This is a predicted structure of a 357-nucleotide part of an RNA (small-subunit ribosomal RNA, central domain) from a metagenome. The prediction has a mean pLDDT of 82. RNAcentral holds the full RNA, with entries from SILVA. Rfam family: Bacterial small subunit ribosomal RNA. Rfam links the family to the GO terms ribosome and structural constituent of ribosome.
[in-house]
Context: one part of a larger RNA
Order: sequence, then structure tokens, then C1' cells
RNA sequence: UUGGGCGUAAAGUGUCGUGUAGGCGGUUUAACAAGUUCCUAUUUAAAACUCAAGGCUUAACUUUGAAUCAGAUAGGAAUACUGUUAUAACUAGAUUUUACUCAUGGGAGAUUGGAACAGAAUGAGGAGCAGUGAAAUGCGUUGAUACAUUUUGGAACAUCAGUGGCGAAGGCGAAUCUCUGGGAGUUUAAUGACGCUGAGACACGAAAGCUAGGGGAGCGAAGCAGAUUAGAGACCUGCGUAGUCCUAGCCCUAAACCAUGCUUGCUAGCUGCAUUGAAUAGAUUUAUCUACUCGGUGUGGCGAAGCUAACGCGUUAAGCAAGCCGCCUGGGGAGUACAGUCGCAAGGCUAAAACUC
Repeated sequence: UUGGGCGUAAAGUGUCGUGUAGGCGGUUUAACAAGUUCCUAUUUAAAACUCAAGGCUUAACUUUGAAUCAGAUAGGAAUACUGUUAUAACUAGAUUUUACUCAUGGGAGAUUGGAACAGAAUGAGGAGCAGUGAAAUGCGUUGAUACAUUUUGGAACAUCAGUGGCGAAGGCGAAUCUCUGGGAGUUUAAUGACGCUGAGACACGAAAGCUAGGGGAGCGAAGCAGAUUAGAGACCUGCGUAGUCCUAGCCCUAAACCAUGCUUGCUAGCUGCAUUGAAUAGAUUUAUCUACUCGGUGUGGCGAAGCUAACGCGUUAAGCAAGCCGCCUGGGGAGUACAGUCGCAAGGCUAAAACUC
């Protein structure tokens, strides 16, 4: 390589959001005949291989003859499929659109709010407070803690809150306003395969970290101190710098997890929630509510068939199929060295071998 695989054994890229090349691609008609199928001719040296007959006593060995398969070239035939062409057609995929709705912590900016916390000032008060398994370090008569009033500051938004919602993922939760993205349902029309996937590429990408300027309440790597302990570089305690926050720019990694790539079709049901449409019935208020039935979309729990090594998965598949991409191929060495490339750096990406079991 062929093959077999990728939830947990090695293996799904963080998202594949945008999308290039490439691969694959709905229904019908006509033409062509490139692929495809068939026929004929030539050719693919000899030897060897295979078959038949022969020669050495046999065999090995050897002589003669023949042929398949497959490929190439040329000519001819066929037109089901693939392909190409059509200023051919269609509407079931896809996209856009009309009308009506709907839900929303989707994103960005601005403004505002209350609780808590901390500082400062003032009042009143007078000996402890804080902390722990127990303590001590620490704070406090220069008046602490606790209480009240005023004021300043930064960060996070209790209840609502949910197995719930939104987003491609990362993620998103106080309120209001402005700008803006996506989605779902019913319905009207239009375009007419415009589709799927997607190597490279571009974009986004928690936390930590980096650069510059701000900010700094609480928490808190490092550090200091007190304990514990044989020791304690820790767990516990008191402090505490960077950081955490904002603006601009980098970094590009996570158990970035559903450890499960995307798209399409098919294959029993039961049940919860969210949202939406339709029908029926009831209630009342007159435009809502409730119940029930049937659909759509999403999100959960169980479960037939089937699958699975088992666990489990099971219309949100890990079932049955198709298309495309990524990845794996014993453990260690090693996600390392070297080289290249990106980065301010930290480091990232790509990625071996010797050796060893």
C1' cells in the first nucleotide's frame, strides 16, 4: 500500500463560520461517442512460466510447437450508465421573496441601579477583635471589633433560574436605549440544480501569559510570617506583589468533551420540557385562558429491531446506506531532537531516528 478502523482500547482538526482547487451530485429530452462494452488487425525480442509432443535408461536438464490473460496502436460497431454540448425543458434539493407571527443571557457601544465589600470623615462607646482541630503570627487604649450617619472606590450582578433559552465553537445572565447577526412556524410568488463536502487559505477562539497606557475593592500565583510535622519547599492561618478589571495590540493552547466530523435518505414506540401552527371543546372576559388531538423546530429521559468486546447507543444512532474531508497502525524514546515557519517573549505548528522492551 491493500485492508481494518476512529464514544471508552491508537485515532474526529477547538469551531469548520467564510470558502478556493479537487472529489461527488435531482428529474426528462436530443445530439456526440471521451470514458465504458464488443469485434478485427498489428504489436508487447529471445529465454523463463503454462500446455502438448519428443531426446538423454528415468528425473533434473533439454528440443519443437501452441496458447490464455493483460496492455498499447489503428479501424469498425453499440449507446444502458458516466461524461460533453443544448440561446433544451422541469420542480421534489437549494436560495431569494410577499404577508403574518414568534422566542431569545446572540454580538457591540452608551447610560443608569440596588445589595454586599473596602477605605476615609464624624458621632457614640470602652476592651477586646480576628482566627483555628487547637493555637499563634495579626489588629486594638495613638480607642480597634460591633453600631449609626455622610462620602469615595472598584469588581460582580442574589431572587427570577429550569433536566430552560441563544450562539459555529469559545461562550453569553442587573436594567434601559441605540446599532447589528442568526433562527423557527404558517403562507405567497420567483430563480431553476444555483447543491454537498472541502486539501491549502481566511476568520473567530476559555483561562493563563506578553507589550503600552489606565485602574486596583475583594480575591490572590510569587514572596514574608505563624502553625502542623521527623522534616513541610504543602495542606490550615495572618499579610501580600504580579494578575484578575478597562482600552489598544499580540499569543492560539485546554478533559477546547457528547472524549462521538459535516451533509442527505431510510428504519417501532412511550414520555417530559421549550417554542410555534392548525382543528375541536370549555371558561370567561371580549381577546385572552384552559383542556385535548394532529403537525413543525429544538432540547432531555426510557426503549423494539439492529449494532457493540462489553459498557452502552438506539429517528438528536454508536442502526441501514451514500458523498466528501480529517486522523490511526505495539509500549517507551516523543508530541521530543534537528530543520523550516509563526511569535516581542513564553512558546506554538509541522515532525523523526538511534536505542530499548